TPP riboswitch aptamer (THI element) from Paenibacillus xylanivorans, 113 nucleotides, folded computationally. It matches the Rfam family "TPP riboswitch aptamer (THI element)". Its family is annotated with thiamine pyrophosphate binding in the Gene Ontology. The same sequence occurs in records of 2 taxa.
RNA sequence: AUAGUUUCCCAGGGGAGUCGGAAUUGGCCGGCUGAGAGUGUAUCCCACCAAGAUACUGACCCUUAGACCUGAUCUGGAUCAUGCCAGCGUAGGAAUCGGAGUAUAUCGAAUUG
Numbered sequence: 001a002u003a004g005u006u007u008c009c010c011a012g013g014g015g016a017g018u019c020g021g022a023a024u025u026g027g028c029c030g031g032c033u034g035a036g037a038g039u040g041u042a043u044c045c046c047a048c049c050a051a052g053a054u055a056c057u058g059a060c061c062c063u064u065a066g067a068c069c070u071g072a073u074c075u076g077g078a079u080c081a082u083g084c085c086a087g088c089g090u091a092g093g094a095a096u097c098g099g100a101g102u103a104u105a106u107c108g109a110a111u112u113g
Stems, first nucleotide, its partner, number of pairs: 001106003006101004011063004017032005026046002040056005068093003074087004
């Protein structure tokens, strides 16, 4: 000097399903898979019985060796059930800035013997 491992920072992207039970100033508790199934706040919505939505934020994952999305109200298997597993899949899309330290390898130079 180059390649490159790993950690951190910055920036950007992403998802939050399913089952059972409960209840009112309530929107909760538990089981399953998973890295993550919602940390907090605000607003909306619902109105006695069932089910929530949005924004910001937290945690987590990913940044092309690609998370995740679409096809998909798909196909097969399993399950109380599910985006649980597999297929589909060499499918179609998807975040392309950068900074600091660092294991290792290679090359080069200088100095000393």
Source information:
Of the family's consensus pairs, 92% are formed in the model.